[in-house]
Molecule: RNase P RNA; transfer RNA
Organism: Anaerolineae bacterium
């Protein structure tokens, strides 16, 4: 000097004028509504609503099956699909990055189109080799070529995403883990290291075991549902409205128009609720559904919480603990804005360093609250590290 | 604010659960025949990479993740 990797941070500032929301104080004609004054007033993602929780309600009655989620190991956390550290695999010269990363030979089922002879404990098309038959040539006990039959083989060719170890040798009619050496890979055993995933070394076996579980499934762990429009209270108003699920059987009593109605008890069904199903439990004139009617007002929940910052200690780290300190949005159709001046930054144009002129603010905006992930983002700053080149 | 569904040819839809020879149906469009002309009818044809991006797989409309757009439902009282 160039190219990169990882992490952290900012994401306009100051002043003036006008305006909005909340809270405090004061004033008055006393109001949540007027006036004055003071304080505070969007984010790193407030977003997507993808995970995990807090909180609230659904009978504080559940059990089994099913369903869903997660998936290397250890740790952190209230919890997680998050974070940290490590292992293994893949990529990169490297700093470093990425990984839904349990189980496919000792659980089982399934799938693989087309092509190809053969696609799942495979197969024999072309080929190679042996032998037999036929025909033909020749220099005729033979040899060569062509065609066919039978048999051997899996080296080579070819198809495919994938054809069942690789290289070299021995061997053979030709061949082949048939045998041998080395290498890769698999299983078992032993030793050593590590909390563990796993790693290193040695021995034995058999010659190769394939892919897909983001296919069913198996194993391990976890999980009830709904969501602040949850839910609680007050006020106002309408028709405390109509229909449906809603019945059956037996016994007893009453009424009568004599086979129906009403009431009570018991049983069975049925309806509603408790998790999708089953069992079980609770309730039943209560619950649910449909139609119709009314109000669309207020208070609480509502912001102090697994909180921020600083420092010390433990830990590789995530994180945890002690101490000190701070008070920092709560709107309800939704306040947090607009304009001007200067400065900083960016872009464009003009002129020779430097000026001048013009333009513009990235993504986006709280809505019960936290911890994460993911996605969007003009421009800028800082720290650590890697590679290449040059100079010394 | 919360919950749910959908996206495939110009329009309306199927295929997705079980991945393949799968991209198809109806209407519409184009050409042609028939007719004096038009419609209807007959024959032939074009038109989509399955909202977008990434991943798993030999292979994705289909399975998984992220993202974009559209639509629907949900207040309280009786």
């Nucleotide at each position: 000097c160039g190219a990169g990797u990882g992490g952290g941070c900012c994401g306009g500032g100051u002043g003036g004028u006008c305006g909005c929301g909340u809270g405090g104080c004061g004033g008055c004609u006393c109001g949540u509504u007027c006036c004055g004054u003071c304080a505070c007033g969007a984010g790193g993602a407030a977003a997507g609503u993808c995970c995990g929780a807090a909180c609230u309600c659904u009978a504080g009655a559940g059990a089994g099956c099913g369903c869903g989620a997660u998936g290397c190991u250890g740790g952190g956390u209230a919890a997680c699909a998050c974070c940290c550290a490590g292992g293994c695999g893949a990529g990169g010269c490297g700093a470093c990055u990425c990984g839904a990363c349990g189980g496919a030979a000792c659980a089982g089922u399934g799938c693989a189109a087309c092509a190809g002879a053969g696609a799942g404990c495979a197969g024999g098309g072309c080929g190679c080799c042996a032998u037999c038959c036929g025909c033909g040539g020749c220099a005729u006990c033979g040899u060569c070529g062509c065609g066919g039959g039978u048999g051997g083989u899996a080296a080579g060719c070819g198809u495919g995403a994938a054809a069942g170890g690789g290289u070299g040798g021995u061997g053979u009619a030709a061949g082949a883990g048939a045998c041998c050496a080395c290498c890769a890979g698999c299983g078992c055993c032993c030793c050593g290291g590590g909390u563990g995933a796993c790693c290193g070394g040695g021995g034995c076996g058999g010659c190769u075991a394939g892919g897909c579980a983001a296919a069913c499934c198996c194993c391990a762990u976890c999980g009830a549902g709904a969501g602040c429009a949850a839910g609680a209270c007050c006020a106002a108003g309408c028709a405390a409205g109509a229909g449906g699920u809603c019945g059956c059987u037996g016994c007893g009593g009453c009424g009568c128009a004599a086979g129906c109605g009403c009431c009570g008890c018991a049983g069975c069904a049925c309806g509603g609720g408790c998790u999708g199903c089953u069992c079980g439990c609770c309730c039943g004139a209560a619950a649910c559904c449909u139609c119709g009617g009314g109000u669309a007002g207020g208070u609480c929940g509502c912001u102090g919480g697994a909180g921020g910052c600083g420092u010390c200690g433990a830990g590789c780290a995530a994180u945890c603990g002690g101490c000190g300190u701070c008070g920092u949005a709560g709107a309800u159709a939704g306040a947090u804005g607009a304009c001007c001046a200067c400065c900083a930054g960016c872009c464009c144009g003009c002129c020779u360093u430097g000026g001048c002129g013009g333009g513009u603010u990235a993504c986006a905006g709280a809505a019960u609250u936290c911890g994460g992930c993911u996605u969007a983002c003009a421009g800028g700053c800082c720290c650590a590290c890697u590679c290449a080149c040059c100079u010394u | 604010c919360g919950g749910g569904a959908u996206g495939u040819a110009g329009c309306g839809c199927a295929g997705c659960u079980u991945g393949g020879u799968c991209a198809g149906c109806g209407c519409g469009c184009c050409g042609u025949g028939u007719u004096c002309g038009g419609g209807a009818c007959g024959c032939g044809g074009a038109g989509g990479u399955c909202g977008g991006a990434g991943g798993u797989u030999c292979a994705a409309a289909u399975c998984c993740u992220c993202u974009c757009a559209u639509c629907c439902c949900g207040a309280c009282c009786a």